[in-house]
RNA sequence: GGGCCUAUAGCCCAGCUGGUUAGAGCGCUCGCUCCACAGGCGAGAGGUCGGAGGUUCAAAUCCUCCUAGGCCUA
Numbered sequence: 001g002g003g004c005c006u007a008u009a010g011c012c013c014a015g016c017u018g019g020u021u022a023g024a025g026c027g028c029u030c031g032c033u034c035c036a037c038a039g040g041c042g043a044g045a046g047g048u049c050g051g052a053g054g055u056u057c058a059a060a061u062c063c064u065c066c067u068a069g070g071c072c073u074a
Stems, first nucleotide, its partner, number of pairs: 001073007010026002013023001019057001028044006050066005
């Protein structure tokens, strides 16, 4: 240099055949249970989906470019 893959909550990930309000688990906060802790149960906060454009009535999802990481190849 060329090719491919990945980027979504604090962490690990689903959703990517375009369409109600973006989700699960762990973690965090509060409450209940307990003498108390752990555990269990219930509730809640936390994200404009790596960045910028484009297509579309509508984009996490499709297209282009860029950024970061990984793999292959010369």
Transfer RNA from Candidatus Kuenenbacteria bacterium GW2011_GWA2_42_15, 74 nucleotides, folded computationally. The coordinates come from a structure-prediction model, not an experiment, and the mean pLDDT is 81. Rfam family: tRNA. Gene Ontology term of the family: triplet codon-amino acid adaptor activity. It is annotated as a transfer RNA.